A computed fold for a 72-nucleotide RNA from a Gemmataceae bacterium, annotated as transfer RNA. Rfam family: tRNA. By type it is a transfer RNA. Rfam describes the family as follows. Transfer RNA (tRNA) molecules are approximately 80 nucleotides in length. Model confidence (mean pLDDT): 83 of 100. The RNAcentral record of the sequence draws on ENA.

This record gives sequence, structure tokens and C1' cells, in this order.
RNA sequence: GGCUCGUUCGUCCAGCGGACAGGACGCCUGGUUCUCAACCAGGAAACGGGGGUUCGAUUCCCCCACGGGUCG
Repeated sequence: GGCUCGUUCGUCCAGCGGACAGGACGCCUGGUUCUCAACCAGGAAACGGGGGUUCGAUUCCCCCACGGGUCG
């Protein structure tokens, strides 16, 4: 450099055009407990950047950035 796959809460993983963008762990608050842990209830927290298509984009297309794989 060519081809290819990927980029979503702190972490890991869902979500292949209209969902309040969901789950687990973690975190915070409350309950329980002598305390801690565990357990129960609740809460905060995310779509890499820029264009395009569309009534509507996390989702489709293009470019860029970053990462993985592969070929030379």
C1' cells in the first nucleotide's frame, strides 16, 4: 500500500430505517445487617468525526480517524 471486519454507557455485549438506545458486571442512593459482604429496590451513564440518501439514520452509501485480520 491492496482487500476485509470493526468503532454503542467505565467494561463486555445486544440493537440489520420510526424502541423512552436494552442487558450483564461495575458505580451511586436507599432498604436489610452491630459492621462488611451477599441480597432487595431505585438511579446516573453511550451511538468516533464529516458529508450524502430518506419524511425519518445507531441502522444504508461515501470520505476521514482509530483498531483487528489477511495479502504483497